This is a predicted structure of a 67-nucleotide RNA (transfer RNA) from a bovine gut metagenome. The coordinates come from a structure-prediction model, not an experiment, and the mean pLDDT is 83. The RNAcentral record of the sequence draws on MGnify. Its Rfam family is "tRNA". The family's RNA type in Rfam is transfer RNA.
RNA sequence: CCGUAGCUCAAUGGUCAGAGCAGGGGACUCAUAAUCCCUUGGUUGCAGGUUCGAUUCCUGCCGGGCC
Repeated sequence: CCGUAGCUCAAUGGUCAGAGCAGGGGACUCAUAAUCCCUUGGUUGCAGGUUCGAUUCCUGCCGGGCC
């Protein structure tokens, strides 16, 4: 310094946490790829605290990276 979907990453304290890739279904094609449409998928590392409200702020712990 980082920890958010299987992977890579977003998200001013504000009511449904999103995108790309991947996965599933469909369209197109003689067929495959590409392309297009739809769609599944999240105890936001863990435990507390502040707050009307926490992914966001504070504390401790765990894991990873750098000096």